[in-house]
This is a predicted structure of a 350-nucleotide part of an RNA (small-subunit ribosomal RNA, central domain) from an uncultured bacterium.

Context: one part of a larger RNA
């Protein structure tokens, strides 16, 4: 390299958009580069295949013939595939008309809850545990009512519910603004599909400045416990968790399952359309798109399991794998403010 794979055995790039390639719907005429065929040149010898013959046989030799090409010039062939010219509308896209949602930004706002402050009522404890102590508390804690102040976060509702390309999105309203999805079939008329490089998103820690700090709660303190106890449990407690701009680029970023298309029994929940149907404005029912789920055949799978949302049958384009450690290190290079990320080896050893 070829070959086989890539849910659990190594191996799907966190995601997406898109560039160069790569592939790429029907019909009609060209064209002949790929492509097929014929001719005619060349394709040494030896090797190789058949036949035959020589060494008593074989190996080995000889003799005859044929087979071997990205080959060259030349005549045609036109089914495919590229190219060029026309044309469709069945992929794609665009109208026009509903529609559902925690999509995404920004500003507004509510209640309940902790914590704090003030005050009033009271008067000995609270608090914590397996049990206790550290803490708090006669300088009035705790409880309990009133007032305030501030910060997170938003019970019910809720739901193998919806929304988004992944990360992820949950209180109410606004105001701005992506996407899907359903009819309908009026426009365009292959415009498509993946996608090396590339650019953009990208939890939660962490990093810069500058706010803000209620609860929680690394780090540190303290009391337990223990042979020890840098722990588990207690009581404190700072970054940090918010919030604005700016890094960082990772995660069991997982469905451990790339991405798009077609295709291949059923059965059942569920959300969003639609078209019958039916009523009381309904519901059942029966049907179609689209999403999410469960069970299940047939085929796959080492097996577990997968089974129209396939890890099934098929195509096309990326990525990545290749014994185990060494090692996601070392070195170099890039990219960071740093922590660190990305690239990514060997000797050696089983």
């Nucleotide at each position: 390299u070829u070959g086989g794979g890539c849910g659990u055995a190594a191996a799907g790039g966190g995601u997406a958009c898109g560039u160069a390639g790569g592939c790429g719907g029907g019909c009609c005429u060209g064209c002949a580069a790929g492509u097929c065929u014929g001719a005619u040149u060349u394709g040494a010898a030896a090797g190789c295949a058949c036949a035959c013959g020589g060494c008593u046989u074989a190996a080995c030799c000889g003799u005859g013939u044929g087979a071997g090409g990205u080959a060259a010039u030349u005549a045609g062939a036109a089914a495919c595939u590229a190219c060029a010219g026309g044309u469709c509308u069945a992929g794609a896209g665009a109208g026009u008309g509903g529609u559902a949602g925690a999509g995404g930004u920004a500003a507004a706002u509510g209640g309940a809850a902790u914590u704090c402050c003030a005050a009033g009522u009271g008067g000995a404890g609270c608090g914590g545990u397996g049990a206790a102590a550290u803490g708090c508390g006669u300088a009035g804690a705790g409880a309990u009512u009133u007032g305030g102040a501030g910060g997170a976060a938003c019970a019910c509702c809720a739901g193998u519910g919806g929304c988004g390309a992944a990360g992820g999105c949950g209180g109410u309203u606004u105001a701005c603004u992506g996407g899907g999805c359903c009819a309908c079939a009026u426009c365009u008329g292959a415009c498509g599909c993946u996608g090396a490089u590339g650019u953009a998103c990208g939890a939660a820690a962490g990093c810069g400045u500058g706010g803000g700090g209620a609860g929680c709660a690394a780090a540190c303190a303290g009391a337990a416990g223990u042979a020890g106890a840098u722990a588990c449990c207690c009581u404190g407690g700072u970054a940090g968790u918010c919030c604005a701009c700016g890094c960082c680029g990772u995660a069991a970023a997982c469905g451990a399952u790339g991405a798009u298309u077609a295709c291949u029994a059923g059965g059942u929940g569920u959300c969003g359309g639609g078209g019958g149907g039916g009523u009381a404005u309904a519901a059942a029912c029966c049907u179609u798109c689209g999403g999410u789920g469960c069970c299940g055949c047939a085929g796959c799978u080492a097996a577990c399991g997968c089974a129209a949302u396939a890890a099934g049958u098929a195509a096309u384009c990326c990525a990545c794998c290749u014994g185990g450690g060494g090692a996601g290190u070392a070195u170099g290079u890039u990219c960071g403010c740093a922590a660190g990320a990305a690239u990514g080896a060997a000797a050696c050893u089983c």
The prediction has a mean pLDDT of 88.